[in-house]
Model confidence (mean pLDDT): 88 of 100. Small-subunit ribosomal RNA, central domain from an uncultured prokaryote, 347 nucleotides, folded computationally. Rfam family: Bacterial small subunit ribosomal RNA.

Context: one part of a larger RNA
RNA sequence: CUGGGCGUAAAGCGCGCGUAGGCGGAUUGGCAAGUUGGGGGUGAAAUCCCGAGGCUCAACCCGGGAAUAGCCUUUAAAACUUUCAUGCUAGAAUACGGGAGAGGGUAGUGGAAUUCCAAGUGUAGAGGUGAAAUUCGUAGAUAUUUGGAAGAACACCAGUGGCGAAGGCGGCUACCUGGACCGAUAUUGACGCUGAGGUGCGAAAGCGUGGGGAGCGAACAGGAUUAGAUACCCUGGUAGUCCACGCCGUAAACGAUGAGUGCUAGUUGUCGGGUGUUCAGCAUUCGGUGACGCAGCUAACGCGUUAAGCACUCCGCCUGGGGAGUACGGCCGCAAGGUUAAAACUC
Numbered sequence: 001c002u003g004g005g006c007g008u009a010a011a012g013c014g015c016g017c018g019u020a021g022g023c024g025g026a027u028u029g030g031c032a033a034g035u036u037g038g039g040g041g042u043g044a045a046a047u048c049c050c051g052a053g054g055c056u057c058a059a060c061c062c063g064g065g066a067a068u069a070g071c072c073u074u075u076a077a078a079a080c081u082u083u084c085a086u087g088c089u090a091g092a093a094u095a096c097g098g099g100a101g102a103g104g105g106u107a108g109u110g111g112a113a114u115u116c117c118a119a120g121u122g123u124a125g126a127g128g129u130g131a132a133a134u135u136c137g138u139a140g141a142u143a144u145u146u147g148g149a150a151g152a153a154c155a156c157c158a159g160u161g162g163c164g165a166a167g168g169c170g171g172c173u174a175c176c177u178g179g180a181c182c183g184a185u186a187u188u189g190a191c192g193c194u195g196a197g198g199u200g201c202g203a204a205a206g207c208g209u210g211g212g213g214a215g216c217g218a219a220c221a222g223g224a225u226u227a228g229a230u231a232c233c234c235u236g237g238u239a240g241u242c243c244a245c246g247c248c249g250u251a252a253a254c255g256a257u258g259a260g261u262g263c264u265a266g267u268u269g270u271c272g273g274g275u276g277u278u279c280a281g282c283a284u285u286c287g288g289u290g291a292c293g294c295a296g297c298u299a300a301c302g303c304g305u306u307a308a309g310c311a312c313u314c315c316g317c318c319u320g321g322g323g324a325g326u327a328c329g330g331c332c333g334c335a336a337g338g339u340u341a342a343a344a345c346u347c
Stems, first nucleotide, its partner, number of pairs: 003319004007301002012315001014201004021194003025088001028085003033081002035077008049065002053061002091191001092188004096183003103177007110154001114150008125136002162169002206247006215241002220236004258314006266292012296303002320347003329340004
């Protein structure tokens, strides 16, 4: 390179936006770049092929013919692709009317619980465990009552419920703000899809500066257990967990399943709308989210209108195991490290 692949065997970038590029609905007309037919030129000779000739044959030699990807030129065609123009509405978008939602941001606010502080009652234990001990307590603990302070998280509702591109999002209120869905018309008229680079977002942990610190709790200390116990269990406990700003850029970032469009039986639950109706309901339609299942697919498991079915477009990625997601170099980072990414050798 060709081919075959990417749910679980190697393989879908964590997720958006978007540049170049690739691909792109339906009509009519023009041009003729791609495309197709004809003619001409070129395509050296030798070689190869065909059938003659010459060495006694053959190899070999020699005359002729055929063949030759492609390139140039000319002429013709106009279905398809390109291109130009015209006009279309089924894709896409906008306007209008609705209802749903833990979508995002900022500010405020509420109750339960926990710990601490002060005070009252009260007395000898309390904690903790498999059992204990470390620990706390006669300087009055635990328990209980009242008052106060602080920080963090929001029980029930709660649901294979909802929203978001993904990460993710859950007390309540206000303000600011993004997206999707449904309905009926109108408008624009292909404005679309994908997306190398690029750019933004991106759990937890970690890093920098400044705050905060109730509970929990790496490290650490002690008590147990044990042959040992640098653990599991217990008592403490620092970073951290929280906030602001700035970094990091990784995860089993998972549906281990890239995005888009069209087509291909149904049954049943649920969420948000619409329509009809004989209205606690039923039927039907659009959009989500589950379970099962036909055809089909699959090595099997299983998938099955939310496809892993049947097709097309674009991107990413794979090519035996180890060495290795490592070394070196580049780029990024304060660092930790990230990203790109080999080879020797070996089986």
RNAcentral holds the full RNA, with entries from ENA.